[in-house]
RNA sequence: CGGGACAAAAAAGCGCCAGAACCGGGGACUCCCCGGUGGACGAGGGAAGGGUUGAUCGAGCUUUCGGCGGGUGCCCUUCGGCCGGUUCGCGGGUCGUGAGUGCUUCGCAAAACUGCGGGUGACCGCAGCACAAACCGGAGCAUACGCGAAAU
Numbered sequence: 001c002g003g004g005a006c007a008a009a010a011a012a013g014c015g016c017c018a019g020a021a022c023c024g025g026g027g028a029c030u031c032c033c034c035g036g037u038g039g040a041c042g043a044g045g046g047a048a049g050g051g052u053u054g055a056u057c058g059a060g061c062u063u064u065c066g067g068c069g070g071g072u073g074c075c076c077u078u079c080g081g082c083c084g085g086u087u088c089g090c091g092g093g094u095c096g097u098g099a100g101u102g103c104u105u106c107g108c109a110a111a112a113c114u115g116c117g118g119g120u121g122a123c124c125g126c127a128g129c130a131c132a133a134a135c136c137g138g139a140g141c142a143u144a145c146g147c148g149a150a151a152u
Stems, first nucleotide, its partner, number of pairs: 014069004019065001021037007041058003047078006079096005086150006100143008113128006
């Protein structure tokens, strides 16, 4: 690296719930028991292996509280692109295949809300609608290697 068997998974701003909260029922009603509900709204983010943990941006504002697990972040090594107008190697830098950085400017959502439906209820589903920011996207400007070898 390829093949086979078995098992597991199908989610990644994601999953979960022992605390607290809320709802329904019950009790011997300062409380307890049983059952249930919510527990992050989208935008952005992935080379491989290992390590690590409060891992980007805004919206909303009674818990989006509190916590557990994971994780596209970060670090190291490797691989790959670029650091002009040939190729390769070494060293350095910076990124991840749409593969550099800085500044300016423009652009982009969902929840909320309303309606309908479901539920005794907390609340849930669907449809419609307005409004962001960015390490996201567009444009403009500025700016970013040395040594060696080969070829022309």
The RNA shown here (glmS glucosamine-6-phosphate activated ribozyme aptamer) has 152 nucleotides.
Its Rfam family is "glmS glucosamine-6-phosphate activated ribozyme aptamer". Rfam links the family to the GO terms regulation of gene expression and catalytic activity. Rfam describes the family as follows. This entry contains a glucosamine-6-phosphate activated ribozyme that is found in the mRNA for GlmS. GlmS is an enzyme that uses fructose-6-phosphate and glutamine to generate glucosamine-6-phosphate.